[in-house]
Small-subunit ribosomal RNA, 5' domain from an uncultured bacterium, 530 nucleotides, folded computationally. It matches the Rfam family "Bacterial small subunit ribosomal RNA". The prediction has a mean pLDDT of 84. RNAcentral holds the full RNA, with entries from ENA and SILVA.
Context: one part of a larger RNA
RNA sequence: AUUGAACGCUGGCGGCAUGCUUAACACAUGCAAGUCGAACGGAAACGAUAGUAGCUUGCUACUAGGCGUCGAGUGGCGGACGGGUGCGUAACACGUAGGAAUUUACCUUAUAGUGGGGGACAACAUGGAGAAAUCCAUGCUAAUACCGCAUAAUCCUUACGAGGGAAAGGAGGCCUCUUCUUGAAAGCUUUCGCUAUUAGAUAAGCCUGCGGCUGAUUAGCUAGUUGGUGAGGUAAGAGCUCACCAAGGCGACGAUCAGUAGCUGGUUUGAGAGGACGACCAGCCACAUUGGGACUGAGACACGGCCCAGACUCCUACGGGGGGCAGCAGUGGGGAAUAUUGCACAAUGAGGGAAACCUUGAUGCAGCAAUGCCGCGUGUGUGAAGAAGGCCUUCGGGUUGUAAAGCACUUUCAAUCAGGAGAAUUGCGUUAUAGAUUAAUACUCUGUAGUGUUGAUGUUACUGAUACAAGAAGCACCGGCUAACUCCGUGCCAGCAGCCGCGGUAAUACGGAGGGUGCAAGCGUUAAUC
Numbered sequence: 001a002u003u004g005a006a007c008g009c010u011g012g013c014g015g016c017a018u019g020c021u022u023a024a025c026a027c028a029u030g031c032a033a034g035u036c037g038a039a040c041g042g043a044a045a046c047g048a049u050a051g052u053a054g055c056u057u058g059c060u061a062c063u064a065g066g067c068g069u070c071g072a073g074u075g076g077c078g079g080a081c082g083g084g085u086g087c088g089u090a091a092c093a094c095g096u097a098g099g100a101a102u103u104u105a106c107c108u109u110a111u112a113g114u115g116g117g118g119g120a121c122a123a124c125a126u127g128g129a130g131a132a133a134u135c136c137a138u139g140c141u142a143a144u145a146c147c148g149c150a151u152a153a154u155c156c157u158u159a160c161g162a163g164g165g166a167a168a169g170g171a172g173g174c175c176u177c178u179u180c181u182u183g184a185a186a187g188c189u190u191u192c193g194c195u196a197u198u199a200g201a202u203a204a205g206c207c208u209g210c211g212g213c214u215g216a217u218u219a220g221c222u223a224g225u226u227g228g229u230g231a232g233g234u235a236a237g238a239g240c241u242c243a244c245c246a247a248g249g250c251g252a253c254g255a256u257c258a259g260u261a262g263c264u265g266g267u268u269u270g271a272g273a274g275g276a277c278g279a280c281c282a283g284c285c286a287c288a289u290u291g292g293g294a295c296u297g298a299g300a301c302a303c304g305g306c307c308c309a310g311a312c313u314c315c316u317a318c319g320g321g322g323g324g325c326a327g328c329a330g331u332g333g334g335g336a337a338u339a340u341u342g343c344a345c346a347a348u349g350a351g352g353g354a355a356a357c358c359u360u361g362a363u364g365c366a367g368c369a370a371u372g373c374c375g376c377g378u379g380u381g382u383g384a385a386g387a388a389g390g391c392c393u394u395c396g397g398g399u400u401g402u403a404a405a406g407c408a409c410u411u412u413c414a415a416u417c418a419g420g421a422g423a424a425u426u427g428c429g430u431u432a433u434a435g436a437u438u439a440a441u442a443c444u445c446u447g448u449a450g451u452g453u454u455g456a457u458g459u460u461a462c463u464g465a466u467a468c469a470a471g472a473a474g475c476a477c478c479g480g481c482u483a484a485c486u487c488c489g490u491g492c493c494a495g496c497a498g499c500c501g502c503g504g505u506a507a508u509a510c511g512g513a514g515g516g517u518g519c520a521a522g523c524g525u526u527a528a529u530c
Base pairs, nucleotide, nucleotide: 001529002528003527005526006525007524008523009522012376013375014374015373016372017371018369019368020334025332026331027330029329030328031327034077035076036075039074040073042070043069046068047067049064050063051062052061053060054059055058084287085286086285094211095210096209097208098207099206102204103203107200108199110197111196112195113194114193115149117147118146124139125138126137127136128135129134155164156163157162169192170191171190172189173188174187178185179184180183213259214258215257220250221249222248225247226246227245228244229243230242231241232240262284263283264282265281266277267276268275269274289310290309291308292307293306312323313322314321315320340366342365343364344363348362349360350359351358352357379409380408381407382406389400390399391398392397413471415466416465417464418463419462423457427453428452429451430450431449432448433447434446435445436444474519475518476517477516478515479500480499481498485514486513487512488511489510495502496501
């Protein structure tokens, strides 16, 4: 000088930060990942409307998916992000500089296509099994779910002959052309999709050089081990895997083994070199009760998915089932020690959706803690009879001390009352207008101008008013180092102490008092680092 600190005494306010360093110990409860009806069959609930019946004359019951919507279900996208933790890991894990044999949903660019069919399975209904979790059988049904057929390349495979090989529709508007003639359709149009290929962007996988801990009281280590050929495998190179062949490969420039440890940007100290550390914030990695495994998918070997095994725990009708806070709060335990079972999606971002919007313990805020940093206040001026009291005294006086009282003034902050921004617009609604598209003055999209609307924080920041000096100072030290001295008590006792050392009857060193010194809403102590 510093700290994610703790402990003791004390404690007025605000701003900004930070807050389980220990048991990756166990967890009650609630919430933390949903969304889309403009993909689909539908209608459990609520509401509006219409109808029917009953009457108590404004209610009850029933009917109508026709409407707003929507439980459960099929389907799509997202649950691989965001959030947590640091167990493991001494490793291409990380940092840095390079490399070639790869993939990449959504997004952007470009080209082409989107024709024609089929059979199911949920939901539902009926029946059944079970304590439950849940499951079974039969029957019906839709789709942007599933499967063929056609067509297709600059796509893929190839022995260069050839072979393989896709798609899905939804929503809005219109009558110009054709058909029926009310208005619609197999028509036109706009838009969102879908399929194949192309280039990009983004993201990810792989390989290599170099760099960063300790121990030699660890000296030899290695059999898929090192290399080759062939085959398999992967998105992709490779002993990645396998068969055969050869006998290699690493090591005092420290292999192997053991211990410790997430790495970095950085933080802290220091004039620097260097040392120590890696909380918060940011990048990467690893993990999700312990161990193993794959499925789905563009992406996982998946924290709030699946399967198996172990430990623990809960339910059970004993046959069998359920669970995983190292998400946010919270509980027990451990510990010197670390917070609320709060508010809101208003902002920023994320997922879904055409959008409105929905969800979001991310995030924004509030609560608790002097844990830290910074700022402010606890009054200002005047006031000598140098008051009283205290302490000391050589008894003259000195000191506390302009300190108090008294007089005059101010009101920051806190209190009470009133007013009151900004965070809010690029969103959404609406009006006008210009353009694109089109048969079209529909629809849809884009731009401009005006207007309306949305705030958890919030009793906000800030401003004004009212009243009263009113509500606000402690802690450590005073022998030397080291700023600051006297008296009393004690008598090698009681005690102090960072080092030197004090204390055995005049102790500036122990305890108290007066006085003083240093910091100050803090001050000391302890721990740790330089």